[in-house]
Context: one part of a larger RNA
RNA sequence: CUGGGCUUAAAGGGCGCGUAGGUGGCUGUGCAAGUAAGGUGUGAAAGCCCUCGGCUUACCCGGGGAAUUGCGCCUUAAACUGCAUGGCUUGAGGAUUUCAGGGGAAAGGGGAACUCCAGGUGUAGCGGUGAAAUGCGCAGAUAUCUGGGGGAAGGCCGGCGGCGAAGGCGCCUUUCUGGGAAAUUCCUGACACUGAGGCGCGAAAGCGUGGGGAGCAAACAGGAUUAGAUACCCUGGUAGUCCACGCCCUAAACGAUGGAUACUAAGUAGGGGACCCUGCAAGGGGUUCCUUGCCGGAGCAAAAGCGUUAAGUAUCCCGCCUGGGGAGUAUGGUCGCAAGGCUGAAACUC
Numbered sequence: 001c002u003g004g005g006c007u008u009a010a011a012g013g014g015c016g017c018g019u020a021g022g023u024g025g026c027u028g029u030g031c032a033a034g035u036a037a038g039g040u041g042u043g044a045a046a047g048c049c050c051u052c053g054g055c056u057u058a059c060c061c062g063g064g065g066a067a068u069u070g071c072g073c074c075u076u077a078a079a080c081u082g083c084a085u086g087g088c089u090u091g092a093g094g095a096u097u098u099c100a101g102g103g104g105a106a107a108g109g110g111g112a113a114c115u116c117c118a119g120g121u122g123u124a125g126c127g128g129u130g131a132a133a134u135g136c137g138c139a140g141a142u143a144u145c146u147g148g149g150g151g152a153a154g155g156c157c158g159g160c161g162g163c164g165a166a167g168g169c170g171c172c173u174u175u176c177u178g179g180g181a182a183a184u185u186c187c188u189g190a191c192a193c194u195g196a197g198g199c200g201c202g203a204a205a206g207c208g209u210g211g212g213g214a215g216c217a218a219a220c221a222g223g224a225u226u227a228g229a230u231a232c233c234c235u236g237g238u239a240g241u242c243c244a245c246g247c248c249c250u251a252a253a254c255g256a257u258g259g260a261u262a263c264u265a266a267g268u269a270g271g272g273g274a275c276c277c278u279g280c281a282a283g284g285g286g287u288u289c290c291u292u293g294c295c296g297g298a299g300c301a302a303a304a305g306c307g308u309u310a311a312g313u314a315u316c317c318c319g320c321c322u323g324g325g326g327a328g329u330a331u332g333g334u335c336g337c338a339a340g341g342c343u344g345a346a347a348c349u350c
Base pairs, nucleotide, nucleotide: 003322004321005320006319007304008303012318014201015200016199017198021194022193023192025088026087027086028085029084030083031082033081034080035077036076037075038074039073040072041071042070049065050064051063052062053061054060091191092188093187094186095184096183097182098181099180103177104176105175106174107173108172109171114150115149116148117147118146119145120144121143125136126135162169163168206247207246208245209244210243211242215241216240220236221235222234223233258317259316260315261314262313263312267294268293269292270291271290272289273288274287275286276285277284278283299306300305323350324349325348332343333342334341335340
């Protein structure tokens, strides 16, 4: 020396499904590829190293040995890995009985608010601001009542509460549909984990075609403010926001923390199940599994902090990092209608 790392210093892929590959539970038998032992052949010579010798010594030269950690073959061993063949049930899956839920898709329905239209009442203002003005209003506004149309969003419940792989999901009903948890321990019998490529999903904005358009509102116009005001404030207002279908594929896509499995103190609170004890009951107490938080021990950490939901202790697999700027740029490739995405340098400079 045989790398070290990835919450915040550079670094976890936005998320899933899964191909190749890598890795893989308990147990019997066999084989002997890996592995181990012994033997043998080979591993040119010179050189290096050890030793003996020859030049008066040394350099140099000669003899012998060692080394050449490798490879082939033979024999042996069978613990471990592998291969083959049996068995097992705890991993995984299935079955049965229950349970919670804004999980997804479609159809239908209802109320509040808003806005527009028509009509009634009614008269001079309304609106807006720090103050104003633009704006609206005697062609009758604002306010108020009745009727009608329209679109979008779902108040209270609502909660560090629930569901989902992530993005995300919240009025009510129905239909279709995915996932999860508990209990039983009935069935299969390692069927598992991860996952380069690949495939699918993926907020908002944006794009294409067609619809829709109440409110809000980039751009834009006007009024203010100001030295100016391409802003903040005000009055308007178009894309867009909504729907259908098709694209785009990005994000502080965050827990800034990849997935799986096992192990390692307590305490406390919320959600979902099962069971036990107690009570007439409402309820109370306890055990256990899943889940969401707080706090905290050992340990870890540069510290902040993490701490059975690990950033602790370990194993397996994938992704990624390797000083700052240049630069997520150029170039090439590829995808896209475009916007642009993905992949992704160097010179130079500190």